[in-house]
RNA sequence: GCGCCGGUAGUCUAGUGGGAGGAUGCGGGCCUGCCUAGCCCGAGACCCGGGUUCGAAUCCCGGCCGGCGCA
Numbered sequence: 001g002c003g004c005c006g007g008u009a010g011u012c013u014a015g016u017g018g019g020a021g022g023a024u025g026c027g028g029g030c031c032u033g034c035c036u037a038g039c040c041c042g043a044g045a046c047c048c049g050g051g052u053u054c055g056a057a058u059c060c061c062g063g064c065c066g067g068c069g070c071a
Stems, first nucleotide, its partner, number of pairs: 001070007010024004018054001026042005047063005
């Protein structure tokens, strides 16, 4: 330098065009003599820019970052 794959909450991860979901962590409550455990509630995310579309996390282009391969 070229090609391929990936980037979603603090962390891990699902979602392939129309409700962004789960686990863990965090905050609050219930329970308990106390803690742990358990149960309930809540806050918290689509890497950046542009395009297509009535509508984009999702499709297309470019960029950045990470991984793998080729040279």
The prediction has a mean pLDDT of 83. The RNA shown here (transfer RNA) has 71 nucleotides and comes from Candidatus Nanoclepta minutus. Its Rfam family is "tRNA". Lineage of the source: Archaea > Nanobdellati > Nanobdellota > Candidatus Nanoclepta.